[in-house]
RNA sequence: AAUGAACGUUGGCGGCGUGGAUUAGGCAUGCAAGUCGAGCGACAAGGUUCCUUCGGGAACUGGAGGAGCGGCAAACGGGGUAGUAAGGCAUCGGAACGUACCCUCUUGUCCGGGAUAGCCGCGGGAAACUGCGAUUAAUACCGGAUAAUCUCUCUGUUUGUGAUGAAUGGGGAGCAAAGGUCCGCCGCGGGAGGAGCGGCCGGUGUGAUAUCAGCUUGUUGGUAGGGUAACGGCCUACCAAGGCGUAGACGUCUAGGGGGUGUGAGAGCACGACCCCCACCACUGGGACUGAGACACUGCCCAGACACCUACGGGUGGCUGCAGUCGAGAAUCUUCGGCAAUGGGCGCAAGCCUGACCGAGCGACGCCGCGUGCGGGAUGAAGGCCCUUGGGUUGUAAACCGCUGUCAGGGGGGAGCAAAGCGCAAGCUUGAGCGAGCCCCAGAGGAAGCACGGGCUAAGUUCGUGCCAGCAGCCGCGGUAAUACGAACUGUGCGAACGUUAUUCGGAAUCACUGGGCUUACAGGGUGCGUAGGCGGCCAUACAAGUCAGGUGUGAAAGCCCCCGGCUCAACCGGGGAAUGGCGCUUGAAACUGUAUGGCUUGAGUGAGCUAGAGGCAUGCGGAACUUCCGGUGGAGCGGUGAAAUGUGUUGAUAUCGGAAGGAACACCAGAGGCGAAAGCGGCAUGCUGGGGCUUGUCUGACGCUGAGGCACGAAAGCCAGGGGAGCAAACGGGAUUAGAUACCCCGGUAGUCCUGGCUGUAAACGAUGAGCACUAGACGGGAGGGGGUUCGCCCCCUCCGGUCGCAGCGAAAGCGUUAAGUGCUCCGCCUGGGGAGUAUGGUCGCAAGGCUGAAACUCAAAGGAAUUGACGGGGGCUCACACAAGCGGUGGAGCAUGUGGCUUAAUUCGAGGCAACGCGAAGAACCUUAUCCUGGACUUGACAUCUCUGGAUUAGCCCCGUGAAAGCGGGGUGACGCCUUCGGGUGGAACAGAGACAGGUGCUGCAUGGCUGUCGUCAGCUCGUGCCGUGAGGUGUCGGGUUAAGUCCUUAAACGAGCGAAACCCCUGUCGCCAGUUGCCAGCAUUUAGUUGGGGACUCUGGCGAGACCGCCGGUGUCAAACCGGAGGAAGGCGGGGACGACGUCAAGUCAUCAUGGCCUUUAUGUCCAGGGCUGCACACGUGCUACAAUGCCGCGUACAAAGGGAAGCCAACCCGCGAGGGGGAGCCAAUCCCAAAAAGCGCGGCUCAGUUCGGAUUGCAGGCUGCAACUCGCCUGCAUGAAGCUGGAAUCGCUAGUAAUCGCAGAUCAGCUAUGCUGCGGUGAAUGUGUUCCUGAGCCUUGUACACACCGCCCGUCAAGCCACGAAAGGGGGGGGCAUCCUAAGUCGCUGAGCGAACUCGCAAGAGACGCAGGCGCCUAAGAUGAACUCCCUGAUUGGGACU
Repeated sequence: AAUGAACGUUGGCGGCGUGGAUUAGGCAUGCAAGUCGAGCGACAAGGUUCCUUCGGGAACUGGAGGAGCGGCAAACGGGGUAGUAAGGCAUCGGAACGUACCCUCUUGUCCGGGAUAGCCGCGGGAAACUGCGAUUAAUACCGGAUAAUCUCUCUGUUUGUGAUGAAUGGGGAGCAAAGGUCCGCCGCGGGAGGAGCGGCCGGUGUGAUAUCAGCUUGUUGGUAGGGUAACGGCCUACCAAGGCGUAGACGUCUAGGGGGUGUGAGAGCACGACCCCCACCACUGGGACUGAGACACUGCCCAGACACCUACGGGUGGCUGCAGUCGAGAAUCUUCGGCAAUGGGCGCAAGCCUGACCGAGCGACGCCGCGUGCGGGAUGAAGGCCCUUGGGUUGUAAACCGCUGUCAGGGGGGAGCAAAGCGCAAGCUUGAGCGAGCCCCAGAGGAAGCACGGGCUAAGUUCGUGCCAGCAGCCGCGGUAAUACGAACUGUGCGAACGUUAUUCGGAAUCACUGGGCUUACAGGGUGCGUAGGCGGCCAUACAAGUCAGGUGUGAAAGCCCCCGGCUCAACCGGGGAAUGGCGCUUGAAACUGUAUGGCUUGAGUGAGCUAGAGGCAUGCGGAACUUCCGGUGGAGCGGUGAAAUGUGUUGAUAUCGGAAGGAACACCAGAGGCGAAAGCGGCAUGCUGGGGCUUGUCUGACGCUGAGGCACGAAAGCCAGGGGAGCAAACGGGAUUAGAUACCCCGGUAGUCCUGGCUGUAAACGAUGAGCACUAGACGGGAGGGGGUUCGCCCCCUCCGGUCGCAGCGAAAGCGUUAAGUGCUCCGCCUGGGGAGUAUGGUCGCAAGGCUGAAACUCAAAGGAAUUGACGGGGGCUCACACAAGCGGUGGAGCAUGUGGCUUAAUUCGAGGCAACGCGAAGAACCUUAUCCUGGACUUGACAUCUCUGGAUUAGCCCCGUGAAAGCGGGGUGACGCCUUCGGGUGGAACAGAGACAGGUGCUGCAUGGCUGUCGUCAGCUCGUGCCGUGAGGUGUCGGGUUAAGUCCUUAAACGAGCGAAACCCCUGUCGCCAGUUGCCAGCAUUUAGUUGGGGACUCUGGCGAGACCGCCGGUGUCAAACCGGAGGAAGGCGGGGACGACGUCAAGUCAUCAUGGCCUUUAUGUCCAGGGCUGCACACGUGCUACAAUGCCGCGUACAAAGGGAAGCCAACCCGCGAGGGGGAGCCAAUCCCAAAAAGCGCGGCUCAGUUCGGAUUGCAGGCUGCAACUCGCCUGCAUGAAGCUGGAAUCGCUAGUAAUCGCAGAUCAGCUAUGCUGCGGUGAAUGUGUUCCUGAGCCUUGUACACACCGCCCGUCAAGCCACGAAAGGGGGGGGCAUCCUAAGUCGCUGAGCGAACUCGCAAGAGACGCAGGCGCCUAAGAUGAACUCCCUGAUUGGGACU
């Protein structure tokens, strides 16, 4: 885009079309084929005349209506598509035919005869129907006559074809007719011709399947005959043995064919509704009759199934005609009107008949047209929706104002469809149905929906929902902010429709003729030989099949296209033209193809000469090694592995020497080397044998290339038979490894491996690349020959084979690239998404294993190729890090502290969870803190903020009382303020009370967020611009070589630069200088002994500014570099030490409980206040710590030396009291001044002597102190007493590389106090080890593989369990199809018979006979039926097999 559509929602009008696609299933009812009285006889009413017994009768006339005889029609028209793959159809031809009605021409129509329906009478039967008798007519039937240019036959002539022929003479024989009408006229017979129609034959074309490969006996042909309108095996007899087939016979499946229709740029592909042509069918099967024509839709006979009627004896029927009905189905209409038109039948005609046809009805089923209004109208109304609350949008839309009058509705009137017919004429008659256009009436009145809005694809917001409900054409949406579900609003598209489903074509170059491919994506046959076939070198001549050109015939109409025209337009319709790809005939051309003939040598073959080679086959020979056996030497192991063990050995192995036997394979040579068609071929020799190359140019003269089938060869394994068997070695045994180990490793070991003969026929049979020919830059190696030059070193050239790199070109890329995957030609093979599956089934081959051929159901939205970036690897290289190693000290064991889990609880609030949660948020939980933690009691505009309104001086504040645990509740008293003021008052703010907005929430979501933080990681990385490379992703730069702590720097380089990081800049510290000199300092002077004071600035120190370090210098190494190593100097040396500082990013890392914040939730509660409790609970488990286990220690006494801090609700001196915590006391200090403050380890002296201790201090008791409203739950401290576990800590694990570890103490924050052993700082004393990178962990760069990419915590395989789906096999079971054989034989044609029957003709006076016909009988054929053996297809089947999905 389309449809004979269907379904859903919706639905105003008209025109034109169209409508049983399924069950060729069954059908009630009505209608669908009759007509002619001018072919015939007869009959009623009526009429006329006559007669009349008035009842009527007779003659003549008349002809209704129903029948009959007869003629024509009924073979058309109408319906359907079952069958049919050719007896069809399409197209072009042909010869052996027929033809009623119609037309033309010609000729004729004479004489006779006997019957029979009807009618009448009598019968049978329920009916359908039918018998007998008598009688009658014809355009019915029959006899005779006549007749040809008719038919047959005999015989001439002319002409002619490939050929049966055609034309025209003569003789003989045979055959006709019908009448009707008043006339005109209409008929009838013979003959010839025509038109149209039909029968027959041929060429070409016209589905699928080879998992159908062979078919055929009237089969193929001939002769003779029969039959037909006609040719013919159409039929019969005889004779011959043919005929068809890979260009697909035969079989099976499917199907009416064409004009055309849909689609498409076309070529095609799909289809064959309506309309036209052809074929075929008419309940199923068979058969003939009649006829011009039928084997006959509404005729006949027979058989069968079905249905109906029946009096049970017997009959009847055939909608695939028009309507209609049932059934089945997703689905397809009225039991309508009319012959008015067109057409048909009959008729002289009028006319009759006509479900053909013309119309109407139903269905939006399709196409086309029209309408549902038009203009104005902004307070941008209301309402709806959204909202950042300002507004926006629906939206000029509506309302409202003005206007119009299509369609529909009512009324009026009405062209045309009508042409004809009848009639002398005037004139008369004919519409089933439709009805344009016109006039009048009224009034915007009666007339809009459907789908969609994530992308494709035009069009988005809000709410609801929460992987639910649902959507979905593909991708995919939905798990609490969904533009994707549902709804609303709004928008988009189309519009009386819009969507959905189904189907066809397109897109799809996705079956590729136009117009594809096969190295790696699907696809080259394992290789050769060769049949058919396809294709084929040069020259010449001829022919004209192909080819080309002209002419001509045909190619129906309709349709498509163009032009013109008719309905108002269009759809629709009419006229004309064009087109119709094709086929035939004819004339011509001769280049090409073809054919024929003749020639040629370059393709191909052949000869001659030379030549390389693991080419093949057979026979023989050889040495090394191995194993076994024999013998010698020898004496304990050997062997084997990662390590072992099994195994073997004192019965003597291994090792070694000598000898013997056996089988297999042939080291070095050996090479990217050679040969072969491939498989493949490797010691030497001989014989036989195939192929190739080079040179030459002898001969043949296109002999060529490819190759469906076919035939042959064909590694390894395997099979059969017979040998052989050293080594090796499936299976198997044992030992190891392992969770297991039916493996990898080890010890053994049988088939097999070897030979001969036969089979198998596969492979990653690979260059994953079929064969042949030609053309298209080169360079460098290898192999086999030949030629030329030469200064003998060598150089150049030609051919063939075999390689590497590479231009153009090709390719998706990787890559290929004269050995093409380039450019062409020829031929063959093969492919068409993945799985199912190389499976099933069938066939075929094989001894078997199995091979070849080779599907489908079902299922998936991919499977796959090449390359890219990452990530990963029990891949590689390089390099780092307390990563390991080397060390020191710990943790893990004990007690306690602390955090966490768990358990418990009314509650034990919450968060943090590997590293990177766990002395974390907590740098201070007794109340407070403190939380929706619990129990209980209270408040409700609230504990807190802002605003509005009302009230009014009652208020705020203060005091008191009651109640209560408090909060709170209740009550009483006192009682202010600013401004103005006329002193009466007015007014106002805060506050209060009430009301309303709102407050509040540590409630949820860290996966909606901001901010902040952790981590990789202070690792050296991460990027950009421009350029270049690549189709692209992307690469380059950033790689390589060096170097560094470093992407630090240097160098090379299609890169050149730049940014964020690193470094530096900043702070502390280490040295020096300058400046400054109090509260700090004190060398010298004075004074005192207290730097106290005077004084001093030297020193220390303080704190500000500077200096200093840069590989700067020297030597060496290095690329002339960067840099590295060593040295000097220096306080410091190669970033001096430490800190702050953390790239692009990762972990949906952490935090909604710091804060902020979207959304959601809550509002007398999830808010607020209060009391008490809990966060401290304890069988346990883990993390982090403290103190220890002791003698390098502990205790006592004495005695030195810091730094950095803090101090006013504070630090607190002296002094006094207390054993002590502490108390009293009060000086000083807002601090370089005073205080905390003693530093401790250390040093000196003494004690302890290895002990659960003079170690260790848990636990507990008593007595005290301090803080605080308050130490019960639940604080700290002191004294006395008590004195637990613990004697160095399993597996495992942590920190640290120098002023570090270890060890020692000091201070601070928080804080009333403190559970601080925590944390943050400060100084004192002060080591050991390593100079390595194999391993563990982590990291960086380069490279490699990848089926990974939420990226190895990845991906993914198979069994098993369960459910479900389709398929295969299967003992069988059921059914269908077409044949075959036998039996039986209906109707019927034909043949024979025909003693029965019969009017016509003949003979006869007649009887009768004859001729002829019929009934009957018999025979051939034969439908249906029965039986049998096979074939083939389908369904089903316990069980079973694999497969798909979950």
Model confidence (mean pLDDT): 84 of 100.
The RNA shown here (small-subunit ribosomal RNA) has 1446 nucleotides and comes from an uncultured bacterium.
Rfam family: Bacterial small subunit ribosomal RNA. Its Rfam clan is "SSU clan".